[in-house]
RNA sequence: GCGCGCGUAGCUCAAUGGUAGAGCAGGCGACUUAUAUUCGUCCGGUUCUAGGUUCGAAUCCUAGCGCGCGCA
Numbered sequence: 001g002c003g004c005g006c007g008u009a010g011c012u013c014a015a016u017g018g019u020a021g022a023g024c025a026g027g028c029g030a031c032u033u034a035u036a037u038u039c040g041u042c043c044g045g046u047u048c049u050a051g052g053u054u055c056g057a058a059u060c061c062u063a064g065c066g067c068g069c070g071c072a
Stems, first nucleotide, its partner, number of pairs: 001071007010024004018055001026042005048064005
């Protein structure tokens, strides 16, 4: 340099054009003599950036940025 894949919560991942969710982590509470476990509840998002298409975009298209793999 070329090709392919990925980028969403603190972490690991869903959401295949129509309200952005789960588990873990964190806060509070219940339970317990206490801790742990367990249960309930709450908190947590500029969906990498900028444009485009669409009534509507995390999702489709273009460019850029970052990471990974392959080729040279």
The RNA shown here (transfer RNA) has 72 nucleotides and comes from Candidatus Kaiserbacteria bacterium RIFCSPHIGHO2_01_FULL_51_33. Model confidence (mean pLDDT): 82 of 100.